[in-house]
C1' cells in the first nucleotide's frame, strides 16, 4: 500500500418511543409524544360460542401439501396475489425494488366533556434511480 473482519464515532431510516431531574438508581418524578376506558346528545335495531374487542400499513383471496376408514369442514404448513405501508440528508410526483408481521384483553368496552388509566420499547442502514420546484454555498 491493498484486501478482509471486528468495535467505536458520526450521520440516518421503520415506530409514540425523545428529552430532562433526582443519587437510597436494573428505581422513582416531570415535559413532549402516542394509546385505552369513560356523559348528555348522537349513533345501532343489530349483537351476544358463530364469542366480542385492542395496539398496527399488516387486511382479503386462490392454489397445494399434511392428518383422518372415507369424504367433506377446520387447522397447520407452502406459494401466488392483494386491500394498505414505508424507502438517505428540502417538497412533490413517477420508476423500482421491499413490507403486507407480532403480540394483548378475557365475557367486556359505539360516539363521548369532566375524570381515570397506560407506554415512553426494539430493530436496522451506511446512501435506489430520474424529473420538476425550492433554498445555499462560491465565483463575476
Nucleotide at each position: 500500500u491493498c484486501g478482509c473482519a471486528a468495535a467505536a464515532a458520526a450521520a440516518g431510516c421503520c415506530g409514540a418511543a425523545u428529552c430532562u431531574c433526582g443519587c437510597c438508581a436494573u428505581c422513582g418524578g416531570g415535559a413532549c409524544c402516542g394509546g385505552g376506558g369513560g356523559a348528555c346528545c348522537c349513533a345501532u335495531u343489530u349483537g351476544u360460542c358463530u364469542g366480542g374487542g385492542g395496539u398496527g400499513a399488516a387486511u382479503g383471496g386462490c392454489u397445494g401439501u399434511u392428518g383422518c376408514c372415507a369424504u367433506a369442514c377446520a387447522a397447520a404448513c407452502a406459494g401466488c396475489c392483494u386491500a394498505g405501508g414505508g424507502a438517505u440528508a428540502c417538497c412533490u410526483u413517477u420508476c423500482u425494488a421491499c413490507c403486507g408481521a407480532a403480540c394483548c384483553c378475557u365475557u367486556c368496552a359505539g360516539c363521548u366533556a369532566a375524570c381515570c388509566u397506560c407506554g415512553u420499547a426494539g430493530g436496522c442502514u451506511u446512501g435506489g434511480a430520474a424529473a420538476g420546484g425550492a433554498g445555499c454555498a462560491g465565483c463575476c